[in-house]
Context: one part of a larger RNA
Order: sequence, then C1' cells, then structure tokens
RNA sequence: CUGGGCGUAAAGGGCGCGUAGGCGGGAUGGCAAGUCGGUCGUGAAAUCCCUGGGCUCAACUCAGGGGGGUCGGCCGAUACUGCCGUUCUUGAGGGAUGCAGAGGAGACUGGAAUUCCCGGUGUAGCGGUGAAAUGUGUAGAGAUCGGGAGGAACACCGGUGGCGAAGGCGGGUCUCUGGGCAUUCCCUGACGCUGAGGCGCGAAAGCGUGGGGAGCAAACGGGAUUAGAUACCCCGGUAGUCCACGCGGUAAACGAUGACGACUAGGUGUGGGGGGGUUAAGUCCCUUCCGUGCCGCAGCUAACGCAUUAAGUCGUCCGCCUGGGGAGUACGGCCGCAAGGUUGAAACUC
Repeated sequence: CUGGGCGUAAAGGGCGCGUAGGCGGGAUGGCAAGUCGGUCGUGAAAUCCCUGGGCUCAACUCAGGGGGGUCGGCCGAUACUGCCGUUCUUGAGGGAUGCAGAGGAGACUGGAAUUCCCGGUGUAGCGGUGAAAUGUGUAGAGAUCGGGAGGAACACCGGUGGCGAAGGCGGGUCUCUGGGCAUUCCCUGACGCUGAGGCGCGAAAGCGUGGGGAGCAAACGGGAUUAGAUACCCCGGUAGUCCACGCGGUAAACGAUGACGACUAGGUGUGGGGGGGUUAAGUCCCUUCCGUGCCGCAGCUAACGCAUUAAGUCGUCCGCCUGGGGAGUACGGCCGCAAGGUUGAAACUC
C1' cells in the first nucleotide's frame, strides 16, 4: 500500500410492495461457533530467506537454521459478533381524540365560451396577412337578438399554496376508499432498515374492439413566401385528442441528486397541527412538531454551487460508471397483435 467514483464531466434503477440475502436498539444470564492465546500434530523434497562450506569467482551446489496455513486435535480467555433464555422502551407498530388536503374510484350535476341547426332584424361584404390569395357571402354571409343540439375543458378563487411513492391530481354534490400530521403517552415489546430475482403502478404518443366527435389538429389538399419551400404564415382537414374495456411500458419518467437512520450556527417567508401569554377579534407575541421556499456559517466542491429538505460528518443495504465513435446497433434470449421494448456485444477506427 492492499481502487476511485455517480447534481452539471461516464454513472441513481421512472416509482412502489416485497422474497432470498446483507445489516440491526438498551440491560442481564448461559454456551463458546466466529475471534484471541497456549500446546501438540501436520504443512514431503526441491524452491525462497539467513549463516557457513565446495567447484580459482559466479551461476550452480552441499550442510545447518528460519519462514510459510480460511489446516487438524487438545487446553484456556469471553470484550466484540453469533446462538439460546430472561427483561426494558427510546426504534417500529397499535389504540384514543382531533385536523388539513386538485390523493384514488364511481354516479349525478352547473355556468361561461367555441361550433352547428332553426327563427327575427338587417345589407354588402366577411375572413385572413407583413402584404395578399385560397376560403366564405345577394340561394342573404359577417353583425345583432331569441330558441335548440352536442362535445370538450373548467375563468375568478389560485398561491416557489395543497395532496400523492412516482407517473400525476383543479367547476359543484353525493357514495365508496388510500395515505399523512398533531395531541395523549394507554397497549405490543426490536416486531426494524435495505432489497438481487419477483409482483404491481407507470405522462404523452401508439395498438385492438366498440362508442363519441364541439374545438384543436400529425398526415393530406389548397393559397402564399422563396432560387427551391416536401417548412415557418394563411384557408381547409383525417387519424388522434374524449369514453369503456384490453394491450403497450417508454420520457429532459429531472431535484438530471436511490432508500433509511444519526449528528452538525443561524436568519426570514409560507401551508397544517399542539401548548403558553395577549386581544373587541384565530388580533398579535413566544414556543413546539410536520411540510414547503429563499438567504446564509462551518464544512464540502474542479468550479458552478450545496449548506438541518446537504452535494457537510458518519453507518447499513441496493442500483450504476470505467475514453470517443461503431451503438443502445448486430446476434441470441425474453416480452409484445404490431409498432417496438428489454438484455446487450465485436470487428474496425480515433
């Protein structure tokens, strides 16, 4: 000496549940497997190291000594780990009492707006652009008033506000249902953490069957622009966007930051709860727990920056990286209706 790393350089699995495994709180007794000591045995010879000798030296070689182990038996030690037992409450879980919330599913329902249809008034344009044209209108449009149909999305409230593991969630009411927080300190008594495989969830686009279709709009048609214009702009417009059920399984699935626990100055805003003081008043102040932002010390960092929501100081477990291109490709396996997904090279080249 016996790797170094993963916010932005290559690298955190999209997210959860959990199997094996790894790891695991305080006290006490026992055992002695790990661990430590002693002793005996064994670890062939050669090789290696030390000392001395023989070839004129050396290589080579001879003799003596040493070293060499996840090794075996016996004896002993018991701090730590382990195993067995007893016990504890701080980790974890439960009870009770409250609280906030776009958490999820289903049913019902409301108003504004767009479009279309019917009717009234009314007449020559409307629409669109940088400017136009395509388009639309005397078969009466646009404008305006009344009535109706239908689909989709929910202005204001709305907030570095809230909820959820992530994806994500926003009009209202009801039903069913998950999670969280605070207070109490009543119960269980380490029941815990992580998690290879596995299972489930998973935006948008896409696929299957059936429905629906207002607006928007890949593809497509047309008008412009241009040297061209398979675009940007304009007029149209089909899948799709919506619903039900099934499939798919990807993403800049991002905090580009895995999960859990402990510890390490503060200041300030904001959401939810508790306690104390105060007030006409949930009015203000102090304090405490949970969440969410900003600023900032120590420390860290290549720098940027991070900084009790760590990228600081540590511990446990998982995932991942190891020069660029070739390539997330080929081949094979597995999955899929397909599209494709997943696992994932090499030659060659710089």
This is a predicted structure of a 350-nucleotide part of an RNA (small-subunit ribosomal RNA, central domain) from an uncultured bacterium. The full RNA is in RNAcentral, with records from ENA and SILVA. Its mean pLDDT, the model's own confidence on a scale to 100, is 90. Its Rfam family is "Bacterial small subunit ribosomal RNA".